The prediction has a mean pLDDT of 82.
Transfer RNA from Pelagomonas calceolata, 74 nucleotides, folded computationally.
The organism belongs to Pelagomonas, within Eukaryota.
Rfam family: tRNA.
A source record names the gene trnM.
RNA sequence: UGUGGGGUAGAGCAAUCUGGUAGCUCGUCAGGCUCAUGACCUGAAGGUUAUAGGUUCAAAUCCUGUCUCCGCAU
Numbered sequence: 001u002g003u004g005g006g007g008u009a010g011a012g013c014a015a016u017c018u019g020g021u022a023g024c025u026c027g028u029c030a031g032g033c034u035c036a037u038g039a040c041c042u043g044a045a046g047g048u049u050a051u052a053g054g055u056u057c058a059a060a061u062c063c064u065g066u067c068u069c070c071g072c073a074u
Base pairs, nucleotide, nucleotide: 001073002072003071004070005069006068007067010026011025012024013023020057028044029043030042031041032040050066051065052064053063054062
């Protein structure tokens, strides 16, 4: 320098291809249960979807630039 893939809640990952309420597990908090911690059950909080624009009635999703991580080639 070229090229492929990734960036979404505290952690790990879906949803993208086919635009239409942003979800799952663990964790955290509250309640229940228990002699009690844990386990188990119920509920809640927590997201500018890396970033700046574009298209659209509507963008995590499509298009373009940028940043960053991993791999390959030179």